About this RNA
The RNA shown here (small-subunit ribosomal RNA) has 1408 nucleotides and comes from a marine sediment metagenome. RNAcentral holds the sequence, with entries from SILVA. The coordinates come from a structure-prediction model, not an experiment, and the mean pLDDT is 83. Rfam family: Bacterial small subunit ribosomal RNA. Clan: SSU clan.
RNA sequence: AGAGUUUGAUCCUGGCUCAGGAUGAACGCUGGCGGCGUGUCUAAGGCAUGCAAGUCGAACGCGUCACUCUUGAGUGAUGCGUGGCAAACGGGAGCGUAACACAUUGGUAACCUACCCUGGGGACGAGCAUAAUCCCGCGAAAGCGGGGAUAAUUCUCGAUAAAAGUGGGGGGUCAAAAGACAUUCCCACUUAAAGCUCCGACGCCCUGGGAGGGGCCUAUGGCCUAUCAGCUUGUUGGUGAGGUAAUGGCUCACCAAGGCAACGACGGGUAGCGGGUGUGAGAGCAUGACCCGCCUCACUGGGACUGAGACACUGCCCAGACUCCUACGGGAGGCUGCAGUCAAGAAUCUUCCUCAAUGGCCGAAAGGCUGAAGGAGCGACGCCGCGUGCAUGAUGAAGCCCUUCGGGGUGUAAAGUGCUUUUCUCUGGGACGAAUCAAUGACGGUACCAGAGGAAUAAGGGGCUGCUAACCUCGUGCCAGCAGCAGCGGUAAUACGAGGGCCCCAAGCGUUAUCCGGAUUUACUGGGCCUAAAGGGUCCGUAGGCGGCCCGACACAUCUUUCGUUAAAUCCUCCGGCUCAACCGGAGGGCUGCGAGAGAGAUGGUCGGGCUAGAGACCGGGAGAGGCAAGCGGAAUUGCUGGUGUAGGGGUUAAAUCCGUUAAUAUCAGCAGGAACACCAAAUGCGAAGGCAGCUUGCUAGAACGGUUCUGACGCUAAGGGACGAAAGCGUGGGGAGCGAAUGGGAUUAGAUACCCCAGUAGUCCACGCCGUAAACGAUGGAUGCUAAGCAUUGGCAGUAUCGACCCUGUCAGUGUUGUUCACUUUAGCUAACGCGUUAAGCAUCCCGCCUGGGGAGUACGGCCGCAAGGCUAAAACUCAAAGGAAUAGACGGGGACCCGCACAAGCGGUGGAGCAUGUGGUUUAAUUCGACGCUAAGCGAGGAACCUCACCAAGGUUUGACAUCUAGCUGCAGAUCCCGAGAAAUCGGGAAGCCUUAGAGGGUGCUAGACAGAUGAUGCAUGGUUGCCGUCAGCUCGUGUCGUGAGAUGUACCGUUAAGUCGGGAAACGAGCGCAACCCCUAUCCUAUGUUUUAUAUGUCAUAGGAAACUGCCCGCUUUAAGUGGGAGGAAGGUGGGGACGACGUCAAAUCAGCAUGUCUCUUACACCUUGGGCGACACACGUGCUACAAUGGGGAGUACAAAGGGACGCCAAACCGCAAGGUGGAGCUAACCCCCCAAAACUCCUCUCAGUUCGGAUUGAGGUCUGCAACUCGACCUCAUGAAGCUGGAAUCGCUAGUAAUCGCGCAUCAGCACGGCGCGGUGAAUACGUUCCCGGGUCUUGUACACACCGCCCGUCAAGCCACCUGAAUCAGUGGCACCCGAAGUCGUUGAUCCAACCCGCAAG
Repeated sequence: AGAGUUUGAUCCUGGCUCAGGAUGAACGCUGGCGGCGUGUCUAAGGCAUGCAAGUCGAACGCGUCACUCUUGAGUGAUGCGUGGCAAACGGGAGCGUAACACAUUGGUAACCUACCCUGGGGACGAGCAUAAUCCCGCGAAAGCGGGGAUAAUUCUCGAUAAAAGUGGGGGGUCAAAAGACAUUCCCACUUAAAGCUCCGACGCCCUGGGAGGGGCCUAUGGCCUAUCAGCUUGUUGGUGAGGUAAUGGCUCACCAAGGCAACGACGGGUAGCGGGUGUGAGAGCAUGACCCGCCUCACUGGGACUGAGACACUGCCCAGACUCCUACGGGAGGCUGCAGUCAAGAAUCUUCCUCAAUGGCCGAAAGGCUGAAGGAGCGACGCCGCGUGCAUGAUGAAGCCCUUCGGGGUGUAAAGUGCUUUUCUCUGGGACGAAUCAAUGACGGUACCAGAGGAAUAAGGGGCUGCUAACCUCGUGCCAGCAGCAGCGGUAAUACGAGGGCCCCAAGCGUUAUCCGGAUUUACUGGGCCUAAAGGGUCCGUAGGCGGCCCGACACAUCUUUCGUUAAAUCCUCCGGCUCAACCGGAGGGCUGCGAGAGAGAUGGUCGGGCUAGAGACCGGGAGAGGCAAGCGGAAUUGCUGGUGUAGGGGUUAAAUCCGUUAAUAUCAGCAGGAACACCAAAUGCGAAGGCAGCUUGCUAGAACGGUUCUGACGCUAAGGGACGAAAGCGUGGGGAGCGAAUGGGAUUAGAUACCCCAGUAGUCCACGCCGUAAACGAUGGAUGCUAAGCAUUGGCAGUAUCGACCCUGUCAGUGUUGUUCACUUUAGCUAACGCGUUAAGCAUCCCGCCUGGGGAGUACGGCCGCAAGGCUAAAACUCAAAGGAAUAGACGGGGACCCGCACAAGCGGUGGAGCAUGUGGUUUAAUUCGACGCUAAGCGAGGAACCUCACCAAGGUUUGACAUCUAGCUGCAGAUCCCGAGAAAUCGGGAAGCCUUAGAGGGUGCUAGACAGAUGAUGCAUGGUUGCCGUCAGCUCGUGUCGUGAGAUGUACCGUUAAGUCGGGAAACGAGCGCAACCCCUAUCCUAUGUUUUAUAUGUCAUAGGAAACUGCCCGCUUUAAGUGGGAGGAAGGUGGGGACGACGUCAAAUCAGCAUGUCUCUUACACCUUGGGCGACACACGUGCUACAAUGGGGAGUACAAAGGGACGCCAAACCGCAAGGUGGAGCUAACCCCCCAAAACUCCUCUCAGUUCGGAUUGAGGUCUGCAACUCGACCUCAUGAAGCUGGAAUCGCUAGUAAUCGCGCAUCAGCACGGCGCGGUGAAUACGUUCCCGGGUCUUGUACACACCGCCCGUCAAGCCACCUGAAUCAGUGGCACCCGAAGUCGUUGAUCCAACCCGCAAG
């Protein structure tokens, strides 16, 4: 310090996520030791038990026990009570509290303070009770009542009384006053006391001061919410009184009507506050465990009492809830003290030891009490430290893992050898902490020290796709699972699970939760708003914020400095103590704050004075669809009246509904009415915006310009607020020609609630009143200043000139633009880019509005407004990992431009209908093996399925195998063959015969055993190779340079041209590569040479193989003088002469694991191998490709011509003969320019048929044959005779072809024993047509739009169905909180009145 994630890629915006640190934590796995810390965050829920506040006999009374001595007392211990002090501290918790509760700063002249310190003074006299105890009584108990006795430092009375208090008076100083100050002075009144004693002391009363502690008040500071905007009656103030330690509406009476609030009152929600703590570079943000300070609370609520202090945690009273006891009449209790228990919860400890230390209370002290505290225990909860050994030890054991099988890894790791002893165990010694002369240690026989023993007692957790350090194998197969985000898993997963290896940390490691950081993602430091979220529709103006030049004053802000304070702890630095560290101690710094004093005078502020550049006013002449009102005008539409006139009109792509013989449309004249204003007109003008257009008049507003005028900062912006505000809509009343939501009808359509047509209501218009919204847009708030230009235009002014204007020049204000033939979107700058650019989106200042991921949603609820429609304000749950902006290159478009192709068109012939052949689907089957599926599968793999092929099925068999290599053993034998039996064969069983040689052994072969063979089994989505299509389309790229933040662009665009990215011109490009073309082959002409098997001969044909020839070379036109193109000459051939081979970058996860090869997986007496038979040939159907036809341009018969290219020795096969024929016999020739296949056919000549299911057509079937072959049943081809089906030119649709082509005719070859309507070749005959590029299909280039990128076979919207989630609504219901009114009302305090009781006091005394 950043990273991942939106896209095909890019830049930006923007959210989500991660890496860091932290915790009173919890959970999972694991766990050796010690130190120091820390430990109910939840139920302020309930609590059994024990303890947590007592003490004093030197205040006092009484009892018991013991001892002493002489009655009587004394001493000690102990119990009960009176009295005193403490119990208001210490300890716990955070309910409540948004407050003077807390913090900081001040004030108290408005106050209190027991114990303690200190100063001064004092203590004289007298008296009455009461508890314990004793007696009696009540009650279960708790407890209570009555009577009798008694003490005090208990209580009461009197005296004394100033320096205290109260009241009055006089003077001094400071003071507006109030008041304060002190050597003040004077007078009156009020209030005291307690003893004990060891004689040292300790106490008691009054009073001054101090220290420490507290009360009250002020200013400032610190949460959320405006969907809480108004709150308040003791409320705000005054006077008087009461009350308090004290001020005060604190309380009361009376008087006044105030007080608070947008700087957020009041209300709601949440919350103890601070020192600090966590994080962060900081600013901040979050937090308030432990420790310290303050506050608040003590079962819940209320209340007072005592006291110096409480409204009192372990005191009292009352009420309530809960729990317990009970004899049912009554009682008792309060762990938010320490332990502990139940409950709750993810979760938090021992019913421990000691008062030894520190501290507290009491006491004169000894001492007592102290769950404060000091310690120990439990928990890896945290921090810190230590250990689990160290050295040596192999080209490196075993095991395990991987492997290309060679090896590599774990790994010096282990073992082994040597050494050490922190830790551990045992033994011995043994503290500091004690302050104090002695005694006194819970911790603790602990820490620590010494000795002995022995590597001994001690390693795990998480991770390894990227972020993010670390990789292999197996298993699994979108399953199981992982996951913080992106995302992994569908058979080769470094992402799941396991193993090995590796990485990180380590007595811990991970996960979860929460906080800060990263996040400049709320932006003060430090962000934005044309298009990403974001400028309010516009203007006016209130508060507020900000504000021109000069002078003076003040010193509020601001700045400097000094002082005080900012508790300690914490933090930082240094030093020191525990072996180090954590931890602890000391010193210094800091704690950014507040207050006080002194000073400065720039800037802001305030006050005073001045100025004119901002702003405003005045005068002058001009511009304008600015606004309002009234009046007027013509054109047009429509309606009505009349005339002319007759059958149509209207409307549309085409129609129809509709209008019209009751006379339309058309045309002429007239009348009526409403609405809107052609031309001018524009890049125009005006207005704040919305908006404004015939003409005239009236009223009215603003702006610009000119001026030697005036005021003198009067300004800018603007939250709330006000006004205006298109269209539609609403209310009332008018108006209504045209247009025209809704609606009706006609069309279109699958439908057509649309687009088109015919009608047509609201509305559109007017008046008045509402509504208050728009893509109200320049998607750009207002004001001011500054920063290059050009052009056009509107208005004003000036100058020159003119009689005057126009023109021209300059200037001010406004509007617009930078476009075309052309240099001037260009400078700077800004921007993510697009773009903006003096009209800024530049550089700055001020003010306002607004934004903070997408969806939910501008929605719900609430409030305000509205007649309604609705508007304004405005969330959350839930959900996603994006949603977006700009630009790039593609693809696509029923976008555009240009161009090409048998693409269409123009033609010729077909397919689709029939029969048959063949392939495919489907079905069937034991099997009908498999693959190929739009174009680019379907006469395709297959260029030959009767067996074989063969992969399928049935049946029978074999298991180192039909085939390869090797090892070991065995013996036999040369390869094998023959015979017998079983069998369908394979094979099995039996038998016979039987090796070579260089003689060491080798070779071949067989058998057995083992390595292994074998698979047309899977995966073409693991692959190689090969192939198809786009497409023989003209494209596809690279280097360097340049442009762009970048993806990318340029080059390759453009203008011409070409079949062509072919060539030329030009240009920020210059070159280059793969493609195109050419080079190669065949062919057309000629020449030369050769001439066999050609020819009767030949200079010929032909063959062979060498050459020539064609290049827009020549001429003319066009073009840019170019490239080229049109025409012509010559020529066998002319602009690539014709044909072939040749196929760029790539696309389709295209095809093929069944041609072959090959990774992985699978089978191994079988998914291998052999054999026989069957199947691949099935057949209701559907499709593709063909053949033959439907006939007369034909069929049949007879006759007569003319090819090319091939093939032939396991072959081609002549002549001749036989057979109707297929064919047979036959054997000549031929290793082939020699012989053979081999008579080519269509054609031509003659005859016949005469339009018919025929002398067309030949399917089907019957019979008889031929040939091949081991074998033609399933299932070959051919021949002969007989049979003679469909079919009379083919619906929608669809295919091929541009010349030696289509069409038509035959011939050959491959495969092959045989089998061809298919395929590949060959020649014969031999056309028609192309105007043209609108349309269909495909393609190329440029451009444009895009929300597509799996790329239009894309993307995507809404309803509906099923289940689920959240919100809203919902009759009603429950609980809580709050307000108002009223009723009942405990304890208690205060007051008043009455009664009763009573010692000390008073009065009186006879009673009282």